Predicted 3D model of a 72-nucleotide RNA (transfer RNA) from Camelus ferus. Model confidence (mean pLDDT): 80 of 100. Rfam family: tRNA. Rfam describes the family as follows. Transfer RNA (tRNA) molecules are approximately 80 nucleotides in length. By type it is a transfer RNA. Lineage of the source: Eukaryota > Vertebrata > Tetrapoda > Artiodactyla > Camelus. RNAcentral holds the sequence, with entries from Rfam.
RNA sequence: GAAGGUAUGGCUCAGUAGUAGAGCUCAUGCUUACCAUGCAUGAGGUCCUGGGUUCAAUCCUCAGUACCUUCA
Numbered sequence: 001g002a003a004g005g006u007a008u009g010g011c012u013c014a015g016u017a018g019u020a021g022a023g024c025u026c027a028u029g030c031u032u033a034c035c036a037u038g039c040a041u042g043a044g045g046u047c048c049u050g051g052g053u054u055c056a057a058u059c060c061u062c063a064g065u066a067c068c069u070u071c072a
Stems, first nucleotide, its partner, number of pairs: 001071007010024004018055001026042005048064005
């Protein structure tokens, strides 16, 4: 220098044009003599940033940023 990939709660990931979900973690309660386990409830996300298309974008598209891989 060229090509490709990834970016979504604190962490690991899913999702697919119709207003985002799981597990773990965290908080509260129940259970227990206490802890652990188990159960219930809840909190936590401007879906990397900025444009465009669309009635509607996490999803399509353009540019940028960061990281990874391959080639030179």